[in-house]
RNA sequence: UCCUCGAUAGCUCAGCGGUAGAGCACUCGGCUGUUAACCGAUAGGUCCCUGGUUCGAAUCCUGGUCGGGGAG
Numbered sequence: 001u002c003c004u005c006g007a008u009a010g011c012u013c014a015g016c017g018g019u020a021g022a023g024c025a026c027u028c029g030g031c032u033g034u035u036a037a038c039c040g041a042u043a044g045g046u047c048c049c050u051g052g053u054u055c056g057a058a059u060c061c062u063g064g065u066c067g068g069g070g071a072g
Base pairs, nucleotide, nucleotide: 001071002070003069004068005067006066007065010024011023012022013021018055027041028040029039030038048064049063051061052060
């Protein structure tokens, strides 16, 4: 320098262009002598940044940043 994959909740990850979800964790409640386990509920996101396409973008396109892998 080039190619390729990834960046979404505190963590691990889903997510066909149509109002963004799960598990775990946190918080509250139930259960009990108490804790753990188990059960129920709540909350938590400007989807890495920038510009573009579109009626509409996490999703498609341009250019960046960071990380993994590969080529020279």

The RNA shown here (transfer RNA) has 72 nucleotides and comes from a Defluviitaleaceae bacterium.
Its Rfam family is "tRNA". By type it is a transfer RNA.
The organism belongs to Defluviitaleaceae, within Bacteria.
It was read from a public genome assembly.
Model confidence (mean pLDDT): 81 of 100.